The RNA shown here (transfer RNA) has 72 nucleotides and comes from a bacterium.
């Protein structure tokens, strides 16, 4: 410095142009003599940051940021 992977919900990750979603967690409520397991509800997002393209971006481009892996 240059190339490659990645950054979405408190974690772990889906989603590759058309309403952002799971599994964990959290709360609340039923089961139980009581926890725990099990069920039902409930809560969940400036989709790393700015800019572009499009009627319409988490997705397509283009710069930076952070992280990881290489090359030199």
């Nucleotide at each position: 410095u240059c190339c490659c992977c990645g950054g979405u919900a408190g974690c772990u990750c889906a989603g590759u142009g058309g309403u952002a979603g799971a599994g964990c967690g959290a709360u609340c409520g039923c089961c139980u003599g009581u926890u725990a397991a099990g069920c039902g509800a409930u809560u969940g997002g400036u989709c790393g940051u700015a800019g572009g393209u499009u009627c319409g971006a988490a997705u397509c481009c283009u710069a930076c940021c952070c992280g990881g892996g290489g090359a030199g």
It was read from a public genome assembly. The coordinates come from a structure-prediction model, not an experiment, and the mean pLDDT is 82.